[in-house]
Annotation
The RNA shown here (transfer RNA) has 73 nucleotides and comes from a Candidatus Woesearchaeota archaeon. Rfam family: tRNA. Rfam classes the family as a transfer RNA. NCBI's taxonomy places the organism under Archaea, Nanobdellati, Candidatus Woesearchaeota. The coordinates come from a structure-prediction model, not an experiment, and the mean pLDDT is 81.
RNA sequence: GGGCCUGUGGUCUAACGGCUAUGACAUCACCUUCGCAAGGUGGGAACUUCGGGUUCGAAUCCCGACAGGUCCA
Repeated sequence: GGGCCUGUGGUCUAACGGCUAUGACAUCACCUUCGCAAGGUGGGAACUUCGGGUUCGAAUCCCGACAGGUCCA
């Protein structure tokens, strides 16, 4: 330098183009306990890497950029 794949809460992850973007772990509060752990209930947390385009409507499709992975040179 070229090809391919990937990018969504702190981490991992779901989401035929259409509801307030799902769940687990973690975290916070409360319940439970003499106390801790485990367990139960509830809360907060992602403007979906960035910029454009298509569309009534985009995390999803298209183009470019950036970052990571992989292969080739």